Transfer RNA from Candidatus Susulua stagnicola, 73 nucleotides, folded computationally. The prediction has a mean pLDDT of 80. Its Rfam family is "tRNA". The family's RNA type in Rfam is transfer RNA. RNAcentral holds the sequence, with entries from ENA.
[in-house]
RNA sequence: GGGCCAUUAGCUCAGUUGGCAGAGCAGGGGCCUCUUAAGCCCAAGGUCGAAGGUUCGACCCCUUCAUGGCUCA
Numbered sequence: 001g002g003g004c005c006a007u008u009a010g011c012u013c014a015g016u017u018g019g020c021a022g023a024g025c026a027g028g029g030g031c032c033u034c035u036u037a038a039g040c041c042c043a044a045g046g047u048c049g050a051a052g053g054u055u056c057g058a059c060c061c062c063u064u065c066a067u068g069g070c071u072c073a
Base pairs, nucleotide, nucleotide: 001072002071003070004069005068006067007066010025011024012023013022019056028042029041030040031039049065050064051063052062053061
């Protein structure tokens, strides 16, 4: 330098033929229990890596860039 993959909540990851983003764990509140743990319930938490473009509408399509990984030379 070329090719490919990943980037979404604090962490690990889903997501969709383009139609206002979810789970588990962690953290917070409650129930239960003599207490803790376990179990159950509730709420909160996101500029979907960045910037442009297409579109009525983009996490999703296109371009460039950034970071990490694999690979070829």